Overview: THF (Tetrahydrofolate) riboswitch aptamer, 96 nucleotides, folded computationally. Model confidence (mean pLDDT): 79 of 100.
[in-house]
RNA sequence: CGCAGAGUAGACAGUAUGCGUUAAGUGCUUCGGGAUGGGAAGUCGCCCGUUGACGAAAGGAUCUCGGUCCUGCGGUAUACUGUCGCGGCCGCUGUG
Numbered sequence: 001c002g003c004a005g006a007g008u009a010g011a012c013a014g015u016a017u018g019c020g021u022u023a024a025g026u027g028c029u030u031c032g033g034g035a036u037g038g039g040a041a042g043u044c045g046c047c048c049g050u051u052g053a054c055g056a057a058a059g060g061a062u063c064u065c066g067g068u069c070c071u072g073c074g075g076u077a078u079a080c081u082g083u084c085g086c087g088g089c090c091g092c093u094g095u096g
Base pairs, nucleotide, nucleotide: 001096002095003094004093005092010084011083012082013081014080015079016078017077018076019074020073021072028052031049032048033047034046038090039089042086058071059070060069061068062067
């Protein structure tokens, strides 16, 4: 110097345990902020707060009538596993 490769944020699926079903959460939207391969910068995307609008699937068993349990439902939360996952520069690994 050439060639090849790994790793972020995160996405999806499965499993488990929760939460909600008296509607939180999710999704959409306004504004602000933040973290984003090891480094400096950076787009999409992501996260947090915030604004506004929209909006739902319950059924059964037991019972001391206040609960408990079961089966569902929710573009639900978390954990684990698997698959996927930075464009340019430098760095890293392998190789010539």
Its Rfam family is "THF (Tetrahydrofolate) riboswitch aptamer". Its family is annotated with tetrahydrofolate metabolic process in the Gene Ontology.